[in-house]
Molecule: small-subunit ribosomal RNA
Organism: uncultured bacterium
RNA sequence: AGAGUUUGAUCCUGGCUCAGAACGAACGCUGGCGGCGUGCCUAACACAUGCAAGUCGAACGAGAAAGCGGGCUUCGGCCCGUGAGUACAGUGGCAGACGGGUGAGUAACACGUGGGUAACCUACCCGGAGGUGGGGGAUAACCCUUCGAAAGGAGGGCUAAUACCGCAUGAUACCUCGGGAUCGCAGGGUCUCGAGUUCAAAGCUUGCCUCUACUCGUAAGCAAGCGCCACCGGAUGGGCCCGCGUCCCAUUAGCUUGUUGGUGAGGUAACGGCUCACCAAGGCGGCGAUGGGUAGCCGGCCUGAGAGGGUGAUCGGCCACACUGGAACUGCGACACGGUCCAGACUCCUACGGGAGGCAGCAGUGAGGAAUUUUGCGCAAUGGGCGAAAGCCUGACGCAGCGACGCCGCGUGGAGGACGAAGGCCUUCGGGUCGUAAACUCCUGUCAAGUGGGACGAAUCCCGGUCGGAUGAAUAAGCCGGCCGGUUGACGGUACCACUGAAGGAAGCCCCGGCUAACUCCGUGCCAGCAGCCGCGGUAAUACGGAGGGGGCAAGCGUUGUUCGGAAUUAUUGGGCGUAAAGGGCGCGUAGGCGGCCGGGCAAGUCGGAGGUGAAAUCCCUCAGCUCAACUGAGGAACUGCCUCCGAAACUGCUUGGCUUGAGUCCCGGAGAGGGUAGCGGAAUUCCCAGUGUAGCGGUGAAAUGCGUAGAUAUUGGGAGGAACACCAGUGGCGAAGGCGGCUACCUGGACGGGUACUGACGCUGAGGCGCGAAAGCGUGGGGAGCAAACAGGAUUAGAUACCCUGGUAGUCCACGCUGUAAACGAUGAACACUUGGUGUUGCGGGUAUCGACCCCUGCAGUGCCGAAGCUAACGCAUUAAGUGUUCCGCCUGGGGAGUACGGUCGCAAGGCUGAAACUCAAAGAAAUUGACGGGGGCCCGCACAAGCGGUGGAGCAUGUGGUUUAAUUCGAAGCAACGCGCAGAACCUUACCGGCCCUUGACAUGGGAAGUUUGGUUACCAGAGAUGGUUUCCUUCAGUUCGGCUGGCUUCCACACAGGUGCUGCAUGGCUGUCGUCAGCUCGUGUCGUGAGAUGUUGGGUUAAGUCCCGCAACGAGCGCAACCCUCACCCUUAGUUGCCAUUGGUUCGGCCAGGCACUCUAAGGGAACUGCCGGUGACAAGCCGGAGGAAGGUGGGGAUGACGUCAAGUCCUCAUGGCCCUUACGGGCCGGGCUACACACGUGCUACAAUGGCGGUGACAGUGGGUCGCGAACCUGCGAAGGUGAGCUAAUCCCCAAAAACCGUCUCAGUUCGGAUUGUUCUCUGCAACUCGAGAGCAUGAAGUCGGAAUCGCUAGUAAUCGUGGAUCAGCAUGCCACGGUGAAUACGUUCCCGGGCCUUGUACACACCGCCCGUCACACCAUGGGAGUUGGUUUUACCCGAAGACGGUGUGCUAACCUUUUAGGAGGCAGCCGGCCACGGUAAGGUCAGCGACUGGGGUGAAGUCGUAACAAGGUA
Repeated sequence: AGAGUUUGAUCCUGGCUCAGAACGAACGCUGGCGGCGUGCCUAACACAUGCAAGUCGAACGAGAAAGCGGGCUUCGGCCCGUGAGUACAGUGGCAGACGGGUGAGUAACACGUGGGUAACCUACCCGGAGGUGGGGGAUAACCCUUCGAAAGGAGGGCUAAUACCGCAUGAUACCUCGGGAUCGCAGGGUCUCGAGUUCAAAGCUUGCCUCUACUCGUAAGCAAGCGCCACCGGAUGGGCCCGCGUCCCAUUAGCUUGUUGGUGAGGUAACGGCUCACCAAGGCGGCGAUGGGUAGCCGGCCUGAGAGGGUGAUCGGCCACACUGGAACUGCGACACGGUCCAGACUCCUACGGGAGGCAGCAGUGAGGAAUUUUGCGCAAUGGGCGAAAGCCUGACGCAGCGACGCCGCGUGGAGGACGAAGGCCUUCGGGUCGUAAACUCCUGUCAAGUGGGACGAAUCCCGGUCGGAUGAAUAAGCCGGCCGGUUGACGGUACCACUGAAGGAAGCCCCGGCUAACUCCGUGCCAGCAGCCGCGGUAAUACGGAGGGGGCAAGCGUUGUUCGGAAUUAUUGGGCGUAAAGGGCGCGUAGGCGGCCGGGCAAGUCGGAGGUGAAAUCCCUCAGCUCAACUGAGGAACUGCCUCCGAAACUGCUUGGCUUGAGUCCCGGAGAGGGUAGCGGAAUUCCCAGUGUAGCGGUGAAAUGCGUAGAUAUUGGGAGGAACACCAGUGGCGAAGGCGGCUACCUGGACGGGUACUGACGCUGAGGCGCGAAAGCGUGGGGAGCAAACAGGAUUAGAUACCCUGGUAGUCCACGCUGUAAACGAUGAACACUUGGUGUUGCGGGUAUCGACCCCUGCAGUGCCGAAGCUAACGCAUUAAGUGUUCCGCCUGGGGAGUACGGUCGCAAGGCUGAAACUCAAAGAAAUUGACGGGGGCCCGCACAAGCGGUGGAGCAUGUGGUUUAAUUCGAAGCAACGCGCAGAACCUUACCGGCCCUUGACAUGGGAAGUUUGGUUACCAGAGAUGGUUUCCUUCAGUUCGGCUGGCUUCCACACAGGUGCUGCAUGGCUGUCGUCAGCUCGUGUCGUGAGAUGUUGGGUUAAGUCCCGCAACGAGCGCAACCCUCACCCUUAGUUGCCAUUGGUUCGGCCAGGCACUCUAAGGGAACUGCCGGUGACAAGCCGGAGGAAGGUGGGGAUGACGUCAAGUCCUCAUGGCCCUUACGGGCCGGGCUACACACGUGCUACAAUGGCGGUGACAGUGGGUCGCGAACCUGCGAAGGUGAGCUAAUCCCCAAAAACCGUCUCAGUUCGGAUUGUUCUCUGCAACUCGAGAGCAUGAAGUCGGAAUCGCUAGUAAUCGUGGAUCAGCAUGCCACGGUGAAUACGUUCCCGGGCCUUGUACACACCGCCCGUCACACCAUGGGAGUUGGUUUUACCCGAAGACGGUGUGCUAACCUUUUAGGAGGCAGCCGGCCACGGUAAGGUCAGCGACUGGGGUGAAGUCGUAACAAGGUA
């Protein structure tokens, strides 16, 4: 520090996800030791049991028992001493307000920080200076009686105090009055002087007798210590007040009546509406009141570079709470966790009358929960309470226990060791790897184990001794201090140390597709499963599961959850808004924010210095202590903050004075569809009247509905009425926007030019607010010609609730009112300033020139286009910015859900504004690129159409396919590009299929062992369907040889490796092939352009069959294709001359037959010839094109071979090869028979026809290619014929196949025929082991359909189509198929609009599996969340009223009453009970608000491989 993920690829926007760190964690697997920390985050749920706050006898009264000892005894017991002034209880004091727990409540002066208190308190403690006199009356305990189950009481009697109450004294205390000084902040504070009033106390312990009393000694007394009272001050702790800071919701906008203030009073420690009476009507709020939700706050902690964000466990500070609610009492302090009272809920006890209780103290239990410990030890240390002290108490605390919960440290050994052992895994079978790893050798000894030793933490207090000091009458006691000695350890026999033996007891977890470090095998087969995101899995999975190996971390490792980070993804640092989300529809303007130039002053902001504070701990630095570290100690720094004081005055601010350039006023001028009102005008449509006139009009793609003989349309004249204003008219004008268009008048707003007179910053923006605001729509009333939602009809269509047509109502128009939206768009807020230019246009002005209008130069204001820099993701913007800056406002933060729901508000309604969530997705999106596509465009090709000729589709048959059938009908091929295709030929074979019968190292290959023979062929027989098995006859006696039974071979048997498979996968493959397409394309290097994908080149202008060539050009070149080179045909020449040929000569049996010849034909080898070369025209002077000449051939002369990059997961595992999988007495092999030939049907390809361009008959017309010895087979003979017999010649330019057929002549005369030949019968021929299933052919007989073929569709552009025959491959036999050959031999092409296919350029795109694409909505089904909903249940809250416990307060107090008073059988003061009053918790009644749960039914939404209906959108998406 980044990475993955939207696309075919790119760039951008943008979300999601990951890598990091952290945790009071939990879960899974695993687990050796120690140290230090840490441990109910949930139910502030309920709690059994024990403990957690007592102490003081030196404040006070009382005061046991057991036991032990002694005595007595009637043996029942009693007494004394001791226990012991002990225990227990009580009065009294102090402490129970600290310590400990928890975070429910609380959004608040609760907390933090800094101040204030001139408005306050403070027990214990410290300092100062005083006092502590003299009395009184009670009451617990105790005793007696009594009530109650208990808890607890009641009555009577006795008694003490440091308990209680008067009195005295008393101040610098309090109050009142008066005076002075000083300070301050308004009230006022502080100090001081004088006068008056009021108010206090308690004793205890110890010591000593100096003084007094009594004999020692004691008492008074004295002394000391501890107390007590009043006061001043301190310290500590608190109360109250204030500035600032402190979460979310505005779908909470208004709140408030003790409310805000005043006066007076009450109350408090104290200010204060804190409370009350009266008076006034205020107070708070957009700088967010009120309401709702959530939450203890902070130091800190986590994260982060920081700014920030999150958090508030442990430790520390503050607050709040103690079962829930209320209340006060006591007290220095409480409204009191382990106190009281009341009410409530709950639990427990009960004799049913009534009582008891409060773990959010420490342990512990139940419950809840994913989850959180021992009912431990000790007061030894630290700290606290009480006490004079000893001491007691202390679940605070110190320790131990449990938990890998966290951090830190250590170990599980170290060195050597190759035959690279065994074994595992992989393997290309060679090997590789685990791996120096192990074994083995040597060594070490941490931890654990055993044995022994053994701490620090302890200092005190106290006791003893001793020394000194103050006090004192004192050498006493006590007090203070020093020194010496003694005493005290829960942890713990722990840490630590030593010794012993011993590698011995101690490694797991996650991951290995990318991100992200680490790869193979097997299993599985969209199954099982994985997954943080992208995504893996459908038979070769590095992604699932296992294994081997590897990577990471390590006593842990992973997962889950949460937080920050990455995320500049809320942007202060540090983002954006033309098209990605985002500029308000527009203006006016309030608050607010911001604001020109020159001076003076102030000092709020700002800056500097100083002081205070910012607790400690934490973080950081240094040093130090535990062996290190974690941990801990000390010092420093820091705590970025707040407050106070002093200073500075540039900037901001405030104030004051001035200025004119911002802004405005004034004068002159012209431009304009700016707005409003009234009036006027002509053209046109429609309607009405009249005339002329006659059969149609209208409308459309074509029609129809409609109108018209009752006279339309057309045309002429007249009239009515409404609406809109042609031409001018213009990227012209005006307006803030919406918007504004005939003419005239009136009223009226704004802008602009020129002038320079005036004001003197008066400005900009603008949350709320107010106004304006197209169309449609709504209300009321008018108006209504045309147009026209709805509606009707006619068409179209599969349908057509549409597009088209004929009609037609709201509406469109006017007035008034409402609505308030829009793609209200420049998708671009307003204002100001600055920043190269060019060219139009509108308005006004200046200059120059002119007779003048123009033209030209120039200024201002507007409005366009093109472009520099710059900006931008790109497109693009570019002085009218989307550039560079400033100010202010509005808005955005992934897509869907959704501009929806709920709430509020506006509206008559429609609806508008505001505006979520659950849930769901891994994207949604912008721009540009390359393709592909378009019922987009341009250019151009092709038998593509058109023009022609002949077919197919109808018939019969042949053949292939589908389907069906079958034991099997083997398999493959599937639009073009499967279907006379693989098959150039299925009776057996072929053959892969079926049935049956057989074989199992096999029909075939290699290797081993044993045996045998060393071989190959052949005859016959038996069984059998045959394979096969058995027997047998005859012939021969394998190959090589170094001539050695030397090597090899063969057969049989055995076991095993293996053979074999037309079994599967063509979607694992090679090879081969089809197709686009013989189309003209496809690319590369370098350069250049672009952020990039890419572009350029290859586009453009011409031209071509062609990316063929020329020209131009940021391109220059090159490659694969095209063309040419190759073959063949056409012309000529040369060479050659048999088997070919025969012109000349001769012969002849008249046949090139012979002699002869090689001229010709021909054969087959070589060469020539054609190149737009020549001429003319055209073109750009080019390439080329057109015409012509010559030529056998002319513009690639005809044909062939030749098939670029690629596409179709095209075809083929059944040609062959081959990975993987599968079978192995069978899915292999052999044989016989059957099947591939089936047959209701359907399709493709063909043949033959339907006839006269024909059939039949006749007839010594004329080819070419080929083939032939297991062959072709002449001639002759036989047969009607297929054919047979015989067999010449020929291994072929020699012989044979070989007859060519159409042609020509004659006949038939339009008919199911003299057409047609299917079908069937019968007799034959041939091939073959064999023609039944199932061959071909011949003869005779039979004589079906068919009379030219619906929709549709195919081929062909010249020696072509059509037509005619011939040959060949395969093959024993079997073509109508296939391949080839020649004969005869046409028609037509205007042309490129249309159909199909293709090429180039361009355009649009939401397509990229690429239009056979994408994609929308209803309906149906499943699941999910959610809105409404008659209601219903609960929480919370408000208002009104009722009730009113305890309590304090007020009143009363006739009942009761010790202290004081008095004039005392009593009265008074004071007090108490009781009663009354207002306040008030709980509760009740009624009515609301709000939140949540459930809810028949209902609404839409989301999601879900293969449902239904249509086709809305994306191309002009077929109606933009």